Small-subunit ribosomal RNA, central domain from a metagenome, 350 nucleotides, folded computationally.
Context: one part of a larger RNA
RNA sequence: UUGGGCGUAAAGAGCGUGUAGGCGGUCAGGUAGGUGGGUUGUGAAAACUGGAGGCUCAACCUUCAGACGUCGACCCAAACCCCCUGGCUAGAGUCCGGAAGAGGAGAGUGGAAUUCCUGGUGUAGCGGUGAAAUGCGCAGAUAUCAGGAAGAACACCCGUGGCGAAGGCGGCUCUCUGGGACGGUACUGACGCUGAGACGCGAAAGCGUGGGGAGCGAACAGGAUUAGAUACCCUGGUAGUCCACGCCCUAAACGAUGCGAACUAGGUGUUGGAGAAGGAGACUUCUUUGGUACCGCAGCUAACGCGUGAAGUUCGCCGCCUGGGGAGUACGGUCGCAAGAUUAAAACUC
Numbered sequence: 001u002u003g004g005g006c007g008u009a010a011a012g013a014g015c016g017u018g019u020a021g022g023c024g025g026u027c028a029g030g031u032a033g034g035u036g037g038g039u040u041g042u043g044a045a046a047a048c049u050g051g052a053g054g055c056u057c058a059a060c061c062u063u064c065a066g067a068c069g070u071c072g073a074c075c076c077a078a079a080c081c082c083c084c085u086g087g088c089u090a091g092a093g094u095c096c097g098g099a100a101g102a103g104g105a106g107a108g109u110g111g112a113a114u115u116c117c118u119g120g121u122g123u124a125g126c127g128g129u130g131a132a133a134u135g136c137g138c139a140g141a142u143a144u145c146a147g148g149a150a151g152a153a154c155a156c157c158c159g160u161g162g163c164g165a166a167g168g169c170g171g172c173u174c175u176c177u178g179g180g181a182c183g184g185u186a187c188u189g190a191c192g193c194u195g196a197g198a199c200g201c202g203a204a205a206g207c208g209u210g211g212g213g214a215g216c217g218a219a220c221a222g223g224a225u226u227a228g229a230u231a232c233c234c235u236g237g238u239a240g241u242c243c244a245c246g247c248c249c250u251a252a253a254c255g256a257u258g259c260g261a262a263c264u265a266g267g268u269g270u271u272g273g274a275g276a277a278g279g280a281g282a283c284u285u286c287u288u289u290g291g292u293a294c295c296g297c298a299g300c301u302a303a304c305g306c307g308u309g310a311a312g313u314u315c316g317c318c319g320c321c322u323g324g325g326g327a328g329u330a331c332g333g334u335c336g337c338a339a340g341a342u343u344a345a346a347a348c349u350c
Stems, first nucleotide, its partner, number of pairs: 004321003007304002012318001014201004021194003025088006033081002035077007042069001048066007091191001092188003095184003103177007110154001114150008125136002162169002206247006215241002220236004258317006266295013299306002323350003332343004
């Protein structure tokens, strides 16, 4: 490069915003760059293909024709692509409306529990385990009552419930604030899709500075277990876990399934919006629309399974894969305070 692929075999970037680029709705008109047609010029010879001929045949040779360029010039066409002009509203967006939601940020606040401190009652144990021991306790523990302090997390509600692009988000109140869905159909009039680079966000752990530190708890210490036990179990316990600001940028960052659009049987739940019918009402039924979950036809799939939310049938754009090991390593570059991250080989070997 060609071809084939990416749920589980190698392969979808952790997620978004968006530059260049690629691709792009509908109607009319214009131009003629692409495109199509015609004429003409040129496209040496040899080679190649076909016909005929010559060496006794063949190879070979001779001759005629064909073929050979995204080619040049001129002329024509205007469906499609580009471009120009003017419209349209089905894509996209704006506006208005009410309403659901752990969406985000900040401030405040509540109760239960835990630990600690003080005081009361009270006495010999408590704790822990498979069994124990280390440990705590007559300097009065455990238990129990009252008061106080601190930090962290929010039981029930809680739901294959909701929200968010992903990471993720859960006591309550207030302030600020983002987005989607639905309904109205008033407005703009293709303003769109994707997106190399770029920029932003990004669990946990980790790092820097300053706070905080109840519980838990890497490291560490002790007690057990064991042949040993640098573990599993137990008693302690430092970083950390929490807050502010700044870094780090990785995960089985998973639906192991990129984003957008169109089309293709159904059934059962659930959650948000709108409408209609019935009912006194609670409510019930139906229609439509967005999300979420299960089953399933066709089809697809190596199978498992997927199945209108596709892994079906297609289109647009991006990313990625190319035997196992060596290796997501070395070297170099970039980034980082560091830890390291990212980009990313080869020898050799099977």
Description
Its mean pLDDT, the model's own confidence on a scale to 100, is 86.